Transfer RNA from a Candidatus Microgenomatia bacterium, 74 nucleotides, folded computationally. It matches the Rfam family "tRNA". By type it is a transfer RNA. About the family: Transfer RNA (tRNA) molecules are approximately 80 nucleotides in length.
[in-house]
């Protein structure tokens, strides 16, 4: 170069036939509990959805164009 799969929270991921507010679980903070700690329980913090553009009333989710990652393949 070419194909193919992948980039959402600190981390591992889930939502992709566009459609009310972007979420889990974990770790972090707080609370409760307990002599204490941990473990189980309640909360809450925490995102430019890689990046720019384009279609469109709306885009994480189509289109395009570059970056970064893993695998084949030359």
């Nucleotide at each position: 170069g070419g194909c193919a799969g992948g980039g959402u929270a600190g981390c591992u991921c889930a939502g992709u036939u566009a459609g009310u507010u972007a979420g889990a679980g974990c770790a972090u903070c707080g609370g409760a509990u307990u002599c204490a700690u941990a473990a189980a329980c309640c909360g809450a913090a925490g995102g430019u959805c890689g990046c720019g553009g384009g279609c469109g009333c709306g885009a994480a989710u189509c289109c395009c164009g570059c970056c970064c990652c893993u695998g084949c393949c030359a």